[in-house]
Context: one part of a larger RNA
RNA sequence: CGCCGAUUUUUGAGAAGAUCUCUCUCUAGUACGAGAGGACCGAGAGGGACUGACCUCUGGUGUACCAGCUGUUCCGCCAGGAGCAUCGCUGGGUAGCUAUGUCGGGAAUGGAUAACCACUGAAAGCAUCUAAGUGGGAAGCCAACUUCAAGAUUAGAAAUCAUAGAUCCCUAGGAGAUGACUAGGUUGAUAGGCCUUAAGUGUAAGUGCAGUAAUGCAUUCAGCUGAGAGGUACUAAUUCAUCGU
Numbered sequence: 001c002g003c004c005g006a007u008u009u010u011u012g013a014g015a016a017g018a019u020c021u022c023u024c025u026c027u028a029g030u031a032c033g034a035g036a037g038g039a040c041c042g043a044g045a046g047g048g049a050c051u052g053a054c055c056u057c058u059g060g061u062g063u064a065c066c067a068g069c070u071g072u073u074c075c076g077c078c079a080g081g082a083g084c085a086u087c088g089c090u091g092g093g094u095a096g097c098u099a100u101g102u103c104g105g106g107a108a109u110g111g112a113u114a115a116c117c118a119c120u121g122a123a124a125g126c127a128u129c130u131a132a133g134u135g136g137g138a139a140g141c142c143a144a145c146u147u148c149a150a151g152a153u154u155a156g157a158a159a160u161c162a163u164a165g166a167u168c169c170c171u172a173g174g175a176g177a178u179g180a181c182u183a184g185g186u187u188g189a190u191a192g193g194c195c196u197u198a199a200g201u202g203u204a205a206g207u208g209c210a211g212u213a214a215u216g217c218a219u220u221c222a223g224c225u226g227a228g229a230g231g232u233a234c235u236a237a238u239u240c241a242u243c244g245u
Stems, first nucleotide, its partner, number of pairs: 001151001005161006014148004020048007032037001050105005058099004065092005070085006109143003116136004165243003169185005190236003193232005199225003206219005
């Protein structure tokens, strides 16, 4: 831009993806075979690689989380802290993202067939799967499974509404390079703040007590805390405007 102005829900022409494989047990030491050996068919269990989703568990990361430690400069000194030293080093670690972690998938079925196996059967009084006719038959083909899909210009269908609807702008993230998408814009929980809480770290500072002191104990499972959860209009999403049959 097209599709008769919108919003929502859809059909599926067509396209893409997937299609893997092993071992063990039972049937059964059965059929078969002199023995050695050793099945078809069918039933079940467990794996490998590949692949999809996810973060409950196990871990990783987690540079504005917590604690410990060293050197040095500074906050007048002590105490307590801040800066710098690879995030200064070390021990942990929420959300998110992740695999080596968790869950799932390639199952079943139908149709037409290939090689091949057959039935009936002439030409050719016999025979012959074939010439007329009729069956079986593969991890392959077409469906079936998953995803996209009306620019399928053959531009489809249904419902509803028609000053309908959309945008700009703003608050954001389940989204994201930018557009876009999604959740919202006071008739509001969209983000921040605040409250409670989960979770992390691991018992703050100050004070008191014991000890000459280092230090320990009590107050105190404290104090602090990024992304999690629930709540709360305190702050910011104001009003206008634009397009539009």
Record summary:
Predicted 3D model of a 245-nucleotide part of an RNA (large-subunit ribosomal RNA, domain VI) from a bacterium. Model confidence (mean pLDDT): 88 of 100.